RNA sequence: AGAGUUUGAUCAUGGCUCAGAAUGAACGCUGGCGGCGUGCUUAACACAUGCAAGUCGAACGAGAAAGGGACUGCUUGCAGUCCCAAGUAGAGUGGCGCACGGGUGAGUAACACGUAGAUAAUCUACCUUCGAAUUUGGGAUAACCGCCUGAAAGGGCGGCUAAUACCGGAUAAAGUUUAUUGACACAAGUUGAUAGAUGAAAGGCAGCCGAUUCAUGAAAGCUGUUGUUUGGAGAUGAGUUUGCGGACCAUUAGCUGGUUGGUGGGGUAAAGGCCUACCAAGGCGGUGAUGGUUAGCUGGUCUGAGAGGAUGAUCAGUCACACUGGAACUGGAACACGGUCCAGACUCCUACGGGAGGCAGCAGUGAGGGAUUUUGCGCAAUGGGGUAACCCCUGACGCAGCAACGCCGCGUGAGUGAAGAAGGCCUUUGGGUCGUAAAGCUCUGUCAACUGGGAAGAAGUUACUGUAUAUAAACAGUGUAUAGCAUUGACGGUACCAGUGGAGGAAGCAUCGGCUAACUCCGUGCCAGCAGCCGCGGUAACACGGGGGAUGCAAGCGUUAUUCGGAAUUAUUGGGCGUAAAGUGCGCGUAGGCGGUAUUGUCGGUCAGAUGUGAAAGCCCGGGGCUCAACCCCGGACGUGCAUUUGAAACAGCGAUACUUGAGUACGGGAGAGGAAAGCGGAAUUCCUGGUGUAGAGGUGAAAUUCGUAGAUAUCAGAGGAACACCGAUGGCGAAGGCAGCUUUCUGGACCGAUACUGACGCUGAGGCGCGAAGGCGUGGGUAGCGAACAGGAUUAGAUACCCUGGUAGUCCACGCAGUAAACGCUGGGCACUAGACGUUCCUAUUUUAUAUGGGAGUGUCGUAGUUAACGCGCUAAGUGCCCCGCCUGGGGAUUACAGUCGCAAGGCUGAAACUCAAAGGAAUUGACGGGGGCCCGCACAAGCGGUGGAGCAUGUGGUUUAAUUCGACGCAACGCGAAAAACCUUACCUGGGCUUGAACUGCUAGUAGUAGUGAACCGAAAGGGGAACGAACCUGCUUGCAGGAAGCUAGCAGAGGUGCUGCAUGGCUGUCGUCAGCUCGUGUCGUGAGAUGUUGGGUUAAGUCCCGCAACGAGCGCAACCCCUGCUUUUAGUUGCCAGCGAAUAAUGUCGGGUACUCUAAGGGGACUGCCCCGGAAAACGGGGAGGAAGGUGGGGAUGACGUCAAGUCAGCAUGGCCUUUAUGUUCAGGGCGACACACGUGCUACAAUGGGCGGUACAGAGGGUUGCAAGACCGCGAGGUGGAGCUAAUCCCUAAAACCGUUCUCAGUUCAGAUCGCAGGCUGCAAUUCGCCUGCGUGAAGUUGGAAUCGCUAGUAAUCGCGGAUCAGCAUUGCCGCGGUGAAUACGUUCCUGGGCCUUGUACACACCGCCCGUCACAUCACGAAAGUUGGUCAUACUCAAAGUCGCUGGGCUAUCCUUCGGGAAGCAGGUGCCUAAAGUGUGGUCGAUGAUUGGGGUGAAGUCGUAACAAGGUAA
Repeated sequence: AGAGUUUGAUCAUGGCUCAGAAUGAACGCUGGCGGCGUGCUUAACACAUGCAAGUCGAACGAGAAAGGGACUGCUUGCAGUCCCAAGUAGAGUGGCGCACGGGUGAGUAACACGUAGAUAAUCUACCUUCGAAUUUGGGAUAACCGCCUGAAAGGGCGGCUAAUACCGGAUAAAGUUUAUUGACACAAGUUGAUAGAUGAAAGGCAGCCGAUUCAUGAAAGCUGUUGUUUGGAGAUGAGUUUGCGGACCAUUAGCUGGUUGGUGGGGUAAAGGCCUACCAAGGCGGUGAUGGUUAGCUGGUCUGAGAGGAUGAUCAGUCACACUGGAACUGGAACACGGUCCAGACUCCUACGGGAGGCAGCAGUGAGGGAUUUUGCGCAAUGGGGUAACCCCUGACGCAGCAACGCCGCGUGAGUGAAGAAGGCCUUUGGGUCGUAAAGCUCUGUCAACUGGGAAGAAGUUACUGUAUAUAAACAGUGUAUAGCAUUGACGGUACCAGUGGAGGAAGCAUCGGCUAACUCCGUGCCAGCAGCCGCGGUAACACGGGGGAUGCAAGCGUUAUUCGGAAUUAUUGGGCGUAAAGUGCGCGUAGGCGGUAUUGUCGGUCAGAUGUGAAAGCCCGGGGCUCAACCCCGGACGUGCAUUUGAAACAGCGAUACUUGAGUACGGGAGAGGAAAGCGGAAUUCCUGGUGUAGAGGUGAAAUUCGUAGAUAUCAGAGGAACACCGAUGGCGAAGGCAGCUUUCUGGACCGAUACUGACGCUGAGGCGCGAAGGCGUGGGUAGCGAACAGGAUUAGAUACCCUGGUAGUCCACGCAGUAAACGCUGGGCACUAGACGUUCCUAUUUUAUAUGGGAGUGUCGUAGUUAACGCGCUAAGUGCCCCGCCUGGGGAUUACAGUCGCAAGGCUGAAACUCAAAGGAAUUGACGGGGGCCCGCACAAGCGGUGGAGCAUGUGGUUUAAUUCGACGCAACGCGAAAAACCUUACCUGGGCUUGAACUGCUAGUAGUAGUGAACCGAAAGGGGAACGAACCUGCUUGCAGGAAGCUAGCAGAGGUGCUGCAUGGCUGUCGUCAGCUCGUGUCGUGAGAUGUUGGGUUAAGUCCCGCAACGAGCGCAACCCCUGCUUUUAGUUGCCAGCGAAUAAUGUCGGGUACUCUAAGGGGACUGCCCCGGAAAACGGGGAGGAAGGUGGGGAUGACGUCAAGUCAGCAUGGCCUUUAUGUUCAGGGCGACACACGUGCUACAAUGGGCGGUACAGAGGGUUGCAAGACCGCGAGGUGGAGCUAAUCCCUAAAACCGUUCUCAGUUCAGAUCGCAGGCUGCAAUUCGCCUGCGUGAAGUUGGAAUCGCUAGUAAUCGCGGAUCAGCAUUGCCGCGGUGAAUACGUUCCUGGGCCUUGUACACACCGCCCGUCACAUCACGAAAGUUGGUCAUACUCAAAGUCGCUGGGCUAUCCUUCGGGAAGCAGGUGCCUAAAGUGUGGUCGAUGAUUGGGGUGAAGUCGUAACAAGGUAA
């Protein structure tokens, strides 16, 4: 610090997700030790049991028992007395404490908390310090005793008694109060002086005794100490109060009656509506009152670079609470966790009358929950309460236990060790890897175990023995200081140390497709499963499960949850709003925000200094202590804040004075569809009446509905309503909506010019107010045309549409409502600044006018800088700045629901959530596509010729059948295709018979002379089985008949074999677009980039062919050419070819001699290049015409197939990975099948006839093939063919022409056409012709008379037509395939259309690319939500009823020890009664928030449902 994910790719926008850190955690797997921490986050749910607050006898009275001892009585085991126990236990009065400590976070949005202040508005027990005092009396009452009562808890009556309990009196300063008065001060006040009134107490303990009294000693007294009272000061703690700060919701906008203030009174420690009576009518609120929801707050903690965000466990400060609600009492302090009273709920006891209780103390239990510990030890330390002290109490605390819950530390060994062991896994079988890892060898000894030793934490306190000192009369006593001695440890025999033995007891978890470090095998086969996101899995899964290996961390590792980060994804630091989400439709304007120039004052903002505070702990720095670390201790720094104070005066604020440039006013002008009202005008449509006039009109793609002989359309006159042609224009005006005939009246604004005036009067603008197209609503008019709805006619599969004929509301007017639009420049307003060029409207200056040139205000186009994701914008900014407002934060759900508000309604405004997806969206790029455009080509159409589709047959395919009908090929580009030959073989299929290292191949081991080989009988369909008999050979060595080797065979082991599967694992080959003209690269340039440029443009071409131009310049693969055949010619050569001339022979023939001229053969050359001329064209390329030429503009034909596309075809041609099979899916044999046959299709052949058929006669090729062959002549046969065989290994011999031509016949018929089918008789090949070959002869003589829709080929030696040859092959092709020649046409105006293709351009929501994408209803499943008659619960408010306990007030007829008394009583009080207030409860009414609800509504989601086709291309009616 970033990364993944939208796309074919790109940039930007934007969300989702990941990597980090953290946690009071939980879960899964695993688990050696120690230290330090931490441990109910849920039910403030309910709690059994024990403990958690007591203490003081030096405040007081009273005071046991058990037990022991002694004695007495005796009924010898009982009773009594005394002593000890003991002034003890337990209880009581009294004092202090119990308001601390400990727990929890329910409530609380508040002066609760934090921070800084105030208290001149207050209190403070115990403590410290300084003063003063501590006097004199009194009456009671617990305990105790007796009686009564109750189940108990407890209670009542009577009697006795004490105090530091209670109550009087005296005295006294202060205080309080009254009066007078001084000083200070800041409003309230502070501090003095004088006089009057009022105004306390308690003793205990120890010692001493000289003076007093009793008299060994006590009392008074004295001394000390402690307590008490009172006052001042301090300290500590508390109360009250103020400024500022920190949550959410406006779908909470108004709230408030003690409410706001005043006066009097009350109350409190204390100001105050805190309470009360009266008076006034205030107070709070957009700087968010009120209401609702949530929440203890802080120091801090986590995260972050920081700013921030989240959080508030442990520790610390503070607040609140103590079963729920209310209340007071006591007290210095409570409205009190382990107190009281009342009410309620719950639990327990009960004799049913009544009682008891409160773990949110420590343990512990149940429950809840994913989840959180021991009913431990000790007061040794620290701290607290009581006490004079010892001491007691202390679940505070110190320790231990449980838990890997966290942090930190240590260990599970170290060194050496290659036969790279065994074994596992992988393998290309060579090896690689686990791996120096192990074993082995040499060591060490942490931790754990055992044995032994063994701390620090302890300081004190107290007692005793001393010493010193203070007090005092005192050598008592007491206090203080100090020495000695004795004494105190829960943890714990713990930490620590030493020793013993011995590598021994101690490693797991997750991950390995990318992000993200780490790869292979097997299994599985869209199954099982994984997954944080993208996504894996449909037979070769690095993604599932297992194995091996690797990576990461490590006593832990993963997962889940949560927080921050990354996220600049709420943007103060630090974002945006033309098109991605986002500018209010427009204006006026309130609050608010912001605001010109100069001088001056002030100092609240601002800046600087100082002071105080910002608790401790924590963080940071330094140092120290535990062996280190975590942890702990000490010191420092920080603490951005707040307050006080002293200054500065630039800036901003405020005050004052001035200015003119911002703004405005006055004056003079011209421009304008600016607004409102009234009047006027012509053209056109329609209608009515009348005239003229006659048969159609109208409408459409074509029609029809419609109108018209009752007179339409057409034409002339009349009426009425609405709108204003031309001018007219990226012209004008207006804030926007919007505004258009002409005239008049009224009226708003802008602009220009020159002067004068005011003197910042300005800009923006939340709320608010107004205006606001079309459509809509209300009332009343009006209605010509147009025209939703509606009707009809068409179209269509349908057509509730598009088209046509009609037509109501509406459109128009008046007055109201409504308040929205793609209300758009998709661009808020204002001010300032920043190149230009060219138009246009208005005003104006100069010049005599015009042109022209300036100035200002508008309105447009292009464009610089700049900017932008790009497109684009660009002085009319989307540039550069300032000010103000509005708005945005992924898509869908949702222009929705609920609620509020506005509206007559329709509806508008405001405006969520659940749920769901990983995208949605922008701009640009390359393609592809379009019922977009332009240009161009092709037998693409057209023009022609001949076919197919109909018939019969052949052949292939589908289908069906079958034991099998082997397999593959399926639009073009499968279907006379693989197959250039299925009777057996082929053959892969079926049935049946055999073989099992096999039919064929390689290696190893062992054996092998009666071995290899030949192989008879016999079984069998054959294969095979079977084995009689016969019966060898090679190489080397030497000892010469032995050894070894090799071949063959046998047995066995490795392995063979497979036309079994996968062409979607592959190689190779092939088809196709397409012989179409394209496809790319290097460098440069442009662009953020994908990419573009080049390759586009103007011409031209068959061609990206060439020329010109051009930010391109070049190049490659293609095109063309080079190659082959053919067309002309030449040279060379002349046999097997040829024969002109010469000779010979024949009936005749190059037959012979001879020749090489010609034809020809086959090698090499020439020739054609737009070279020449004319014209066009750009002085080009090139095109048109012409000449010459055998050939003319690539002469004709062939071979040649760019980058790529179709997961095209082929595992059955071959090769090959993987899988499967191994007495079978291999191999062999016989027979069968591939040849079936209702049918459908493709490709062909033959025909339907006279341009023909039959018969007869006659002629002319080319290219091939031939020795297992072609075969002549001859003979036989009607013929197929046979016999026989010359010649030929081929320019020599053979196979070898038909159409045509000549003649004749047939005469338009199912024929003398056509030949299928069938019968008979033959021929040939072959082991074999039945399934199942070909041919011949005779006979038979089917369909068919030119073929529907549709469709194919062909542009010249072509189509058509005629025959010939070859491959394959024993045989089988007149029909297939590949070739060859013979005869030999017609037509092309042209490119509108069909089809395919190329280039450019345009649109796109397509990219699997239009066979694309995609919308809505319906049906099904499922999820969440809304409405709903209602039902039900929580909560809040309000009115009334009732009213406990209790404070306060009132009361006098009950009662009363202390005080007063004139003795009657009074004062004061208690109980009672009563009043106000009031918790809970009840009744009623509302608000609000849930839960649930038949039914209902839309929404989301869901591999292959239905109906259509709305959108994306002009999406077929632009949206």

The RNA shown here (small-subunit ribosomal RNA) has 1519 nucleotides and comes from an uncultured Pseudomonadota bacterium.
Its mean pLDDT, the model's own confidence on a scale to 100, is 83.